[in-house]
Background: This is a predicted structure of a 1405-nucleotide RNA (small-subunit ribosomal RNA) from an uncultured delta proteobacterium. Rfam family: Bacterial small subunit ribosomal RNA. Its family is annotated with ribosome and structural constituent of ribosome in the Gene Ontology. The RNAcentral record of the sequence draws on ENA and SILVA.
RNA sequence: AGAGUUUGAUUAUGGCUCAGAAUGAACGCUGGCGGCGUGCCUAACACAUGCAAGUCGGACGCGAACAGGGCUUCGGCCCUAAGUAGAGUGGCGCACGGGUGAGUAACGCGUAGGUAAUCUACCUCUGGAUUGGGGAUAACUCUGCGAAAGCGGAGCUAAUACCGAAUGGUCUGGCUUUAUUUUGAUGAAGUCGGUAAAGGAUGCCUCUGCAUAUGCAUCUGUCCAGAGAUGAGCCUGCGUCCCAUUAGCUAGUUGGUAGGGUAAAGGCCUACCAAGGCGACGAUGGGUAGCUGGUCUGAGAGGAUGAUCAGCCACACUGGAACUGGAACACGGUCCAGACUCCUACGGGAGGCAGCAGUGGGGAAUAUUGGGCAGUGGGCGCAAGCCUGACCCAGCAACGCCGUGUGAGGGAUGAAGGCCUUCGGGUCGUAAACCUCUGUCAGAAGGGAAGAACGGGCACAGUUCGAAUAGGGCUGUGUUUUGACGGUACCUUCAGAGGAAGCACCGGCUAACUCCGUGCCAGCAGCCGCGGUAAUACGGAGGGUGCGAGCGUUAUUCGGAAUCACUGGGCGUAAAGGGCGCGUAGGCGGCCUGGUAAGUCAGGGGUGAAAUCCCACGGCUCAACCGUGGAAUUGCCUUUGAAACUGCUGGGCUUGGAUCCUGGAGAGGGUGGCGGAAUUCCUGGUGUAGGAGUGAAAUCCGUAGAUAUCAGGAGGAACACCGGUGGCGAAGGCGGCCACCUGGACAGGUAUCGACGCUGAGGCACGAAAGCGUGGGUAGCGAACAGGAUUAGAUACCCUGGUAGUCCACGCCGUAAACGAUGAAUACUAGGUGUCGGGCGUCAAAACUCGGUGCCGCAGCAAACGCAUUAAGUAUUCCGCCUGGGGAGUACGCACGCAAGUGUGAAACUCAAAGGAAUUGACGGGGACCCGCACAAGCAGCGGAGCAUGUGGUUUAAUUCGAAGCAACGCGAAGAACCUUACCAGGUCUUGACAUCCCUCUGAAGUAGCCUUAGCCGGCUAUGUCCUUCGGGACAGAGGAGACAGGUGGUGCAUGGUUGUCGUCAGCUCGUGUCGUGAGAUGUUGGGUUAAGUCCCGCAACGAGCGCAACCCUUAUGUUUAGUUGUCAUCAGGUAAAGCUGGACCCUCUAGACAGACUGCCGUGGAUAACACGGAGGAAGGUGGGGAUGACGUCAAAUCAUCAUGCCCCUUAUGAUCUGGGCUACACACGUGCUACAAUGGUCGGUACAACAGGCAGCGAAGUCGUAAGAUGGAGCGAAUCCUAAAAAGCCGAUCCCAGUUCGGAUUGUGGGCUGAAACUCGCCCACAUGAAGUUGGAGUUGCUAGUAAUCGCGAAUCAGAAUGUCGCGGUGAAUGCGUUCCCGGGUCUGUACACACCCCCGUC
Repeated sequence: AGAGUUUGAUUAUGGCUCAGAAUGAACGCUGGCGGCGUGCCUAACACAUGCAAGUCGGACGCGAACAGGGCUUCGGCCCUAAGUAGAGUGGCGCACGGGUGAGUAACGCGUAGGUAAUCUACCUCUGGAUUGGGGAUAACUCUGCGAAAGCGGAGCUAAUACCGAAUGGUCUGGCUUUAUUUUGAUGAAGUCGGUAAAGGAUGCCUCUGCAUAUGCAUCUGUCCAGAGAUGAGCCUGCGUCCCAUUAGCUAGUUGGUAGGGUAAAGGCCUACCAAGGCGACGAUGGGUAGCUGGUCUGAGAGGAUGAUCAGCCACACUGGAACUGGAACACGGUCCAGACUCCUACGGGAGGCAGCAGUGGGGAAUAUUGGGCAGUGGGCGCAAGCCUGACCCAGCAACGCCGUGUGAGGGAUGAAGGCCUUCGGGUCGUAAACCUCUGUCAGAAGGGAAGAACGGGCACAGUUCGAAUAGGGCUGUGUUUUGACGGUACCUUCAGAGGAAGCACCGGCUAACUCCGUGCCAGCAGCCGCGGUAAUACGGAGGGUGCGAGCGUUAUUCGGAAUCACUGGGCGUAAAGGGCGCGUAGGCGGCCUGGUAAGUCAGGGGUGAAAUCCCACGGCUCAACCGUGGAAUUGCCUUUGAAACUGCUGGGCUUGGAUCCUGGAGAGGGUGGCGGAAUUCCUGGUGUAGGAGUGAAAUCCGUAGAUAUCAGGAGGAACACCGGUGGCGAAGGCGGCCACCUGGACAGGUAUCGACGCUGAGGCACGAAAGCGUGGGUAGCGAACAGGAUUAGAUACCCUGGUAGUCCACGCCGUAAACGAUGAAUACUAGGUGUCGGGCGUCAAAACUCGGUGCCGCAGCAAACGCAUUAAGUAUUCCGCCUGGGGAGUACGCACGCAAGUGUGAAACUCAAAGGAAUUGACGGGGACCCGCACAAGCAGCGGAGCAUGUGGUUUAAUUCGAAGCAACGCGAAGAACCUUACCAGGUCUUGACAUCCCUCUGAAGUAGCCUUAGCCGGCUAUGUCCUUCGGGACAGAGGAGACAGGUGGUGCAUGGUUGUCGUCAGCUCGUGUCGUGAGAUGUUGGGUUAAGUCCCGCAACGAGCGCAACCCUUAUGUUUAGUUGUCAUCAGGUAAAGCUGGACCCUCUAGACAGACUGCCGUGGAUAACACGGAGGAAGGUGGGGAUGACGUCAAAUCAUCAUGCCCCUUAUGAUCUGGGCUACACACGUGCUACAAUGGUCGGUACAACAGGCAGCGAAGUCGUAAGAUGGAGCGAAUCCUAAAAAGCCGAUCCCAGUUCGGAUUGUGGGCUGAAACUCGCCCACAUGAAGUUGGAGUUGCUAGUAAUCGCGAAUCAGAAUGUCGCGGUGAAUGCGUUCCCGGGUCUGUACACACCCCCGUC
């Protein structure tokens, strides 16, 4: 110090959440020791039991008993115990100490003062006094009542108990005089009154001795007065929580006079008089709460808190009251009342743990019915001493803080084992074992403190009082006595690594990763979020990280949160400017000058308790803890001074503001009157069948005469053109013309006043539309309503009607996206350009100037968009408002309103977002531009029929599997009778049909035949053998064991590779630079152009890459080279004919090399460019035609069944093999094709012209046979030579005559042919016979722009056989294209609340 979370990404806003520290804590798991602290936060709930306040014989009177001894008449008595115990009178204490926080929002507390308005026992100091009397009463004795608690009667007695008297002052009251002074203060003088006391203890006896005190001495007590110290009372300034959905409160209330009361001022109380007092600076009421020093947190300012310790207050079962006393209205006192508990003889009594322990109860939760007065402190006492649950200690609790241990060094075969693994290894891990050591803590044994000094006793010394060598007081020395903790701390020794480690976490935030299990299940989760079969997020394990006798969780507080912002925030669009003005209180306020000193500043003084915090030093071995000193305590009070600023006050000024004069502008407001156009209605005329309305219609109006048209009339409302980012107004708002009444602004003049100003909580006025009340008015329009349409529906949009209303008057309402979503005022901060009003200026202009209203734009601001002298800039003043979204502008309360409703305005609950601006895409039945057989224009089809083929569905033992809009469906399959084959039924095999390794045996393997079998499997016979160093080896077969093989089993959503598609569309990117906070932009946009991001120009871009194009193949022309198997013009030979032969290579052709085309040339257009158009030449002209070639990417597109492959699954089976069957099924639906429906045709005869190809397990000629399929045959050919091979349409002729036909050929029968072990399921072909549907095909839909469509045949791959499919080849050979509105697809610019991106998103029921 920040981080996570809204988005595809960005930025800002904004909430939620986390990391930190802390706690009187609690809970979970775990737990060695010690020190120091802390420990009912809840029921101020109720309490058994014990203890917590007594003491003094040196104030006073009385006064036992047990036990022991003695005597005795046995009844008792005496001595000692003992003047003891004990109670009583009296004194002091019990108002302290200890507990609790219920009440209290208050002079209760804090702080600073006042008391001239007061008191103060005990203590200290000073002065003085302590004389002399009296009468009682407890205890006690006797006696009465009562269960008890207790109460009474009679009698005796003492005091430091009580009461007079005396004396007395510096005391006190009144009065007089006088001085000082701040309310009742003080001093001096005088006078008249009043008021005191208590004794006790010890010693001495001067004299011969003894005793005594009336004596003396000492100590102590008592009284009076004064002073001090301490403590307390009262008063005051300031500070001290929340709610205004609490706005008014108050009769002893506020004040006065007189009196009473108190220690003391005072309505504290009473009587009388007056009518005040408090309150928006928050009274009154309600809620909550003891306050403070401090504590926690925080950088601080603050926020939260008020346990322990300390100060103050309040309380003591609840409420009330007084007594005593110096002090109480009294925790362990009294009285009364109440609730509760207990005792009771029922009459009556007793009690108060919020003292220490302890009990019950409540609760998540909080300890022992301990020891001791040894220390410190307190009460009493002369003292010894007694009392002390204050206190000091111990016990319990990891509740907190601090310290410490659970071992240290060495030790690699990196052991075993666990986990992981790419199987090589890695890791736990020097960790362990093992070796060498140490000895803290705990254990045992021994030693053993400090805390203790006073005081007391004894002895001695000094000093003082005294007559005193009595005695006492004081001081000192020596000695002796006192420890709960506790045999504790500490020290030493012994033995021995021995007894001592857990908890949480490991997806990001946040340090730490793998395996298995699970499969949106179980579960996790602080936020985001994980889990639907490969989960680092669930559970377990291994490993790791963090902390450590603790670790986590929960709760709470502060922090982070600048997220209530004083320090330190905002309000155009994120939440937030009041609808607008006038104005009260308040806040703030121009220039000069004098005074003052409240604020302000400086110096001094007092206080700010101690403890705490901080610093330094010191004491416990360290630390926690503790001690000493310092600093600090930011505050308040007081005093001295300063006078700039603010305030107050005096004087002046004119620039702010106001007034006055002059002038023009304006839909500013109000009232009255006037005007024309238009709509509608009424009357009359003309006139006839429609009109109106819509996308199209219908409802509707019209033959009873509409619409149209002409004339006349009625009535209401609104004011075309001018008219304008023109004007006016505070806003709402204001628009024909005229008149009257009236507000404001502006300009010029600079005459007057002299700060009179700005803002403005409350308050008051105004305030669109709709709505409400009363009364008018009503032409048009028109909620509601009715009808007609639309639609799945249509309570809507459209149409026909139509009531309130809209209009006027008066009165309410008080709200709007009342918006510039921008409060008012003042000052300052570049400009440019329009426009409205005025001034100045000019011949007219321009320039200048004041005020308004727009646009552009700099600095600056802003999250960006944008704002920018009309600020959202820079500043000041004042007001209003905001604090996540929803709930909700809702509920309740209050106010206003006739009502509708308005104003004010929550919470529970719920979500992790909601929202702003901008970016890139995608998208639109938005817009602009462009392209494509996309449409249009055409040609031929498909969709109807029959058949072929594929698919769906159905069926089946099986009908194996995949492909699914385009981009699955004559697709994988370039060819399922067996095989293929993956499917089904049945029969078999289990190291396996196939690979590698090991052992044993055999010698081949193989071939031929036979048997068996459905076949595989199996059996038999014959034949058959490589190398050798003879050990064996190679190879093969059989048998065996196990590692393993095998899987067309799953997952194409785990993958590689391959492919489809957008799309041969023109796009997709990068480097550097620049712009932007950033995502991103620029480049790649723009102007042209192109088939093209093709090229040119321009440009904060400059370059580059993948695509385009070109390079490649083919085709079209030519040249050249080469002529065999090709060709044949010329020469020769030759035939029935024939390049048949010799030759030739001119031509054709073949196949190598080259040429050719580049907008190169000309013209026109164009920016002089790119380029386009036209032309020339040319075989070919503008990428000549065709092909190959497929950018970044999209579709979790297709394929695990081509292949490869992770993980999962099967292993005498999901593997392997065999026979048979199936993939060929068939009510049906779809796709793709073939053949047709005929005369541009069918049939028959004759006849012409190709190209690409293929051929040895092959193509197969001639010839012969057969109607034919085919058979036979076997020439030739491994092919420019031979063969397939006949090309067909075409052409020439003949026939058919429009019909289900001489069209069409399905279907079926019979007989054949071919392939093949084998054509039943299930092949193809031929002949004869049979002769179905079909007469051009609905909605819809496909292909094609030229050698194309259409049409005709030929070949090939696969293949034993089996094409209407597929891939190729050539022959014949069209029509149309105006054009880009529309459909589909694509490319480039603008809107969006979409981003799984419109196959969406959002909402309603």